The prediction has a mean pLDDT of 81.
A computed fold for a 145-nucleotide part of an RNA from an Anaerolineae bacterium, annotated as small-subunit ribosomal RNA, 3' minor domain.
Its Rfam family is "Bacterial small subunit ribosomal RNA".
The RNAcentral record of the full RNA draws on ENA and SILVA.

[in-house]
Context: one part of a larger RNA
RNA sequence: CACCGCCCGUCACACUAUGGGAGCUGGCAACACCUGAAGCCGGCAGCCUAACCGCAAGGAGGGCACCGUCAAAGGUGGGGCCGGUGACUGGAGUGAAGUCGUAACAAGGUAGCUGUACGGGAACGUGCGGCUGGAUCACCUCCUU
Numbered sequence: 001c002a003c004c005g006c007c008c009g010u011c012a013c014a015c016u017a018u019g020g021g022a023g024c025u026g027g028c029a030a031c032a033c034c035u036g037a038a039g040c041c042g043g044c045a046g047c048c049u050a051a052c053c054g055c056a057a058g059g060a061g062g063g064c065a066c067c068g069u070c071a072a073a074g075g076u077g078g079g080g081c082c083g084g085u086g087a088c089u090g091g092a093g094u095g096a097a098g099u100c101g102u103a104a105c106a107a108g109g110u111a112g113c114u115g116u117a118c119g120g121g122a123a124c125g126u127g128c129g130g131c132u133g134g135a136u137c138a139c140c141u142c143c144u145u
Stems, first nucleotide, its partner, number of pairs: 003108001005105001008101002011098001013095004018090003023085006031077004039070001041068003046064004052059002111132009
């Protein structure tokens, strides 16, 4: 570049991140139940047994086995948290320029804005209420000359 101005929304195209999403998939920490190694501890009717007691039989003590508590790993289950992926889907941002209209900005050609309701390709329209951050005209009050 100053109305041949500015500018709004739908739609189309491209890209970006993102929400929803039947699901699929990975990780983390717990929980419940099942199973339960080694070992400690506790129990103990069995078995074994050099030192102690006993003349001996046997006893004490010890060991093994067995039982139990604790318990690693493992298994089952339903949840929790975090991530990846996902047909489809919702809006958002950006983009030279494109489509449809022209809502807003000058009374923007129906003043605008606003809460709400309904309606509409879209900006929006209409109803009811509110505001002036409305132009014009008239009047009133105040201020200045």